Record summary
The RNA shown here (Glycine riboswitch aptamer) has 84 nucleotides and comes from a soil metagenome. Its mean pLDDT, the model's own confidence on a scale to 100, is 80.

[in-house]
RNA sequence: AUGCGGGAGAGUGUCGGCGCACACGGUGCCGGCCGCCGAAGGCGCAACCGGCCCCCGGAAACGCUCAGGCUUCCAGGACCGCUU
Numbered sequence: 001a002u003g004c005g006g007g008a009g010a011g012u013g014u015c016g017g018c019g020c021a022c023a024c025g026g027u028g029c030c031g032g033c034c035g036c037c038g039a040a041g042g043c044g045c046a047a048c049c050g051g052c053c054c055c056c057g058g059a060a061a062c063g064c065u066c067a068g069g070c071u072u073c074c075a076g077g078a079c080c081g082c083u084u
Base pairs, nucleotide, nucleotide: 001084003082004081005080006079011034013033014032015031016030017029018028019027020026035070036069037068041066042064043063044062048058049057050056051055
């Protein structure tokens, strides 16, 4: 690296458009706004580690939240176990 299994967090938010349904109500998709999450990725003001050591290099599950995610399911998913 491959395959299989496990795998968290955060909106039952609001408004608009289109469709379905239709007594009220509701519902699906798309988009805007606000709020929120961090365990793909990315970044760093960074614990820690190393070196030719007051400089340089590496760098987390820490921090930031750009991306991504919070509307089940699906998908994604660090990390852990097993397998070839």